[in-house]
RNA sequence: CCCGAUCUCGGGGAUGGAGUCCCCCGUAAACCACCCCAGGGGCUGAUGACUCCUGCCGCGAU
Repeated sequence: CCCGAUCUCGGGGAUGGAGUCCCCCGUAAACCACCCCAGGGGCUGAUGACUCCUGCCGCGAU
C1' cells in the first nucleotide's frame, strides 16, 4: 500500500423532531417515491415499521 473478515464507531432507509425495533452502507457507498405516450404529464405519503410531537390536507362542533 492492496484485499478479505470481525469488533467498535459513523452514516443511510422519497420533505421536520423524539423514542423503540428492523434493514442497508462505510472511504464510497447505502440513499435520492410511483405511473405513463418519456417531449412532458399524472399521482400518494412528513414513518423502513410502531408510538408521540410539529407542519400540511379533508370533515364536523364551539
Fluoride riboswitch aptamer (crcB RNA motif) from a Candidatus Acetothermia bacterium, 62 nucleotides, folded computationally.
The coordinates come from a structure-prediction model, not an experiment, and the mean pLDDT is 77.